[in-house]
Formats: sequence, structure tokens, C1' cells
RNA sequence: GCUGGCGUAGCUCAGGCGGCAGAGCACGGCUUUGGUAAAGCCGAGGUCCGGGGUUCAAGUCCCCGCGCCAGCUCCG
Repeated sequence: GCUGGCGUAGCUCAGGCGGCAGAGCACGGCUUUGGUAAAGCCGAGGUCCGGGGUUCAAGUCCCCGCGCCAGCUCCG
């Protein structure tokens, strides 16, 4: 340099053919216990990497950029 994949909650990741943004863990509260832990119930938590485009409507499609990972190639 080229090609492909990935970027969504604090962490790990889902999200069909464009139409409500979610799960587990972690965190807070409650139940339970003499008190913890465990378990159960409830809750909070989001610029969906950034910009632009298409669309009535974009996490999702298109373009550009940034970051991470993998593969390939060239030069010395």
C1' cells in the first nucleotide's frame, strides 16, 4: 500500500427484509437472614465511533474519515 471484519450501557455482546435500542455481568433499592453471602423481584444507566447522503422513517442502506483486529503484497 491492498483486502476483509469489527466499533451499540461501566464490561462482554445481541439487534431478520429499514419502523419500540436490548440481554448477561457489574451498579442501586427491596424481599429473605440474628447478620452476611447466595437466591428472587424491581430500578437506573445510551451523541448506536465522527461527518455527509438516501428515505416519511437509519444502529441497520450508500459515501468519506478515525480507531482496533486479521490476511496479503511491494520496496529497502

Transfer RNA from an Actinomycetes bacterium, 76 nucleotides, folded computationally. Lineage of the source: Bacteria > Bacillati > Actinomycetota > Actinomycetes. Rfam family: tRNA. It is annotated as a transfer RNA. Its family is annotated with triplet codon-amino acid adaptor activity in the Gene Ontology. Rfam describes the family as follows. Transfer RNA (tRNA) molecules are approximately 80 nucleotides in length.